This is a predicted structure of a 390-nucleotide part of an RNA (large-subunit ribosomal RNA, domain III) from Thermodesulfomicrobium sp. WS.
Taxonomically the source falls in Thermodesulfomicrobium (Bacteria, Pseudomonadati, Thermodesulfobacteriota, Desulfovibrionales).
RNAcentral holds the full RNA, with entries from ENA.
It matches the Rfam family "Bacterial large subunit ribosomal RNA".
[in-house]
Context: one part of a larger RNA
RNA sequence: GAGUAACGAAAAAACAGGUGAAAAACCUGUUCGCCGUAAACCCAAGGUUUCCUGGGUAAAGAUAAUCUUCCCAGGGUAAGUCGGCCCCUAAGGCGAGGCGGAAACGCGUAGCUGAUGGGAAACGGGUUAAUAUUCCCGUACCUGUGGUGCCUUGUUGGAGCGAAGGGGGGACGCAGGAGGGUAGGUGGUCCGGGUGUUGGAAUACCCGGUGCAAGCGAGUAGGAGGGCUUCCUAGGCAAAUCCGGGAAGCCGAUACCUCUGAGACGUGAUGCCGAGCCGUUAGGCGAAGCCACUGAGCCCAUGCUGCCAAGAAAAUCCUCGUAGCGAGAGGUACUGCAGACCGUACCGGAAACCGACACAGGUGGGUGGGGUGAGUAACCCAAGGCGUUU
Numbered sequence: 001g002a003g004u005a006a007c008g009a010a011a012a013a014a015c016a017g018g019u020g021a022a023a024a025a026c027c028u029g030u031u032c033g034c035c036g037u038a039a040a041c042c043c044a045a046g047g048u049u050u051c052c053u054g055g056g057u058a059a060a061g062a063u064a065a066u067c068u069u070c071c072c073a074g075g076g077u078a079a080g081u082c083g084g085c086c087c088c089u090a091a092g093g094c095g096a097g098g099c100g101g102a103a104a105c106g107c108g109u110a111g112c113u114g115a116u117g118g119g120a121a122a123c124g125g126g127u128u129a130a131u132a133u134u135c136c137c138g139u140a141c142c143u144g145u146g147g148u149g150c151c152u153u154g155u156u157g158g159a160g161c162g163a164a165g166g167g168g169g170g171a172c173g174c175a176g177g178a179g180g181g182u183a184g185g186u187g188g189u190c191c192g193g194g195u196g197u198u199g200g201a202a203u204a205c206c207c208g209g210u211g212c213a214a215g216c217g218a219g220u221a222g223g224a225g226g227g228c229u230u231c232c233u234a235g236g237c238a239a240a241u242c243c244g245g246g247a248a249g250c251c252g253a254u255a256c257c258u259c260u261g262a263g264a265c266g267u268g269a270u271g272c273c274g275a276g277c278c279g280u281u282a283g284g285c286g287a288a289g290c291c292a293c294u295g296a297g298c299c300c301a302u303g304c305u306g307c308c309a310a311g312a313a314a315a316u317c318c319u320c321g322u323a324g325c326g327a328g329a330g331g332u333a334c335u336g337c338a339g340a341c342c343g344u345a346c347c348g349g350a351a352a353c354c355g356a357c358a359c360a361g362g363u364g365g366g367u368g369g370g371g372u373g374a375g376u377a378a379c380c381c382a383a384g385g386c387g388u389u390u
Base pairs, nucleotide, nucleotide: 013031014030015029016028017027018026032387033386034385035384040367041366042365043364046347047346050345051075052074053073054072055071056070060068061067080141081140082343083342084341086119087118088117092113093112094111098107099106100105122139123138124137125136126135142339143338144337145336146335147334148333149332150331151330152329153328160325161324165320166319167318168317173307174306175305176304179300180299181298184294185293186292187291188290190209191208192207193206194205195204211272212271215267216266217265222260223259224258225257226251227250228249229248230247231246232245233244235243236242273289276285277284278283308311353362354361369381370380371379372378
């Protein structure tokens, strides 16, 4: 220079009460304003206690601070079903033998590893200051392993088990349109409450509500395949009753049978929730809980149709049966036991992540209501959240 520039989006504040040494900024209340395909909500990554409660105000906070994501102390994360671990494999990585190299080492078969993919099973309500598909209540389901009753079948003419084996399946592209549904929404109905200070309004008007899962039962709209029996069989590296190939017979082509299949309906639910009412708190009681229209990018659907560039693998699962084991095995009903370990707080379009900062930048997925509208545009609003620390 200079008590100058600046105090980091022009979404915006005002008042009253409280606390306090002190209040424009903290707390409570009433208005006002802003966002509302977000500036709301849920997850993943990352962060790692920042979460909640009590206390504090030196420093941090671009100002003050009684406040805070700051300091101190205490508390907080509860799982058979969510995710991981586990079983399986992809790219990639490693790599027994092997090949190359003087060596270090490089490459690579089998194999191992490796999710961003495949593989069993849970929903609704309640509860805490802070967790909840984890706790509690109610109602379920899965896997493994036992017991009991009944039925069937078998014990050498031997059922059944049986793998690193065979087969099926898992199992998949892109585009397109139609159909059936549901979530959601809107209007009415019904239920509860109210009707005022100029004019109107009682067959009227206004406000609020009209909700609920998995599971179980039956198997619908639809989608796919012709189905069944017997015999033969040079293929599936051995075997096979399985798969494939062949022959015959029966039924049959909008049929039958099998597989698949949303939703609705019933049950779950004589339950929960519920506007409101009662109660000092804790808590208790509790009406209606229906109809129509609209309607998804969600479900049926890994479906259907079309097209060419022809669109993972392996295990779980089903079946076959080799070597071998072998006296039990299977079905059904009821019932018992077990299900470990790790994550779970909080932020998460951000003041808590990546940007040296409480930085106008960046950050994957899902939900995303109403009015006008083709629309996730634009504008205004709901729920919810904020007014961006002079």